């Protein structure tokens, strides 16, 4: 680069609860751990999933890309 230990240090936080925002998917914050080696950013590609159906929004924890980024054992 690239690959990822029953390894170390750190992180992130599904479901369900509470508050709040929003018509809604759904966001945030607190609580909680199912899991995660980018479960970090990014909707610009496929997918789904909401609507006052105007196009106007949502999901990065569906898959592919791009970008960044901690650790170091073996091939």
């Nucleotide at each position: 680069g690239a690959c990822g230990a029953u390894a170390a240090a750190g992180g992130c936080a599904a479901a369900c609860c509470c508050g709040u925002c929003g018509c809604g998917a759904g966001g945030c914050g607190g609580g909680g751990a199912c899991g995660c080696a980018a479960a970090g950013c990014c909707a610009c590609g496929g997918g789904c999933c909401u609507c006052a159906c105007g196009g106007a929004g949502g999901c990065a924890g569906c898959c592919a890309g791009g970008u960044u980024a901690c650790c170091g054992a073996a091939a």
A computed fold for a 75-nucleotide RNA from Rubrobacter sp., annotated as c-di-GMP-I-GGC riboswitch aptamer. Lineage of the source: Bacteria > Actinomycetota > Rubrobacteria > Rubrobacteraceae > Rubrobacter. The sequence was found by an Rfam model in a public genome assembly.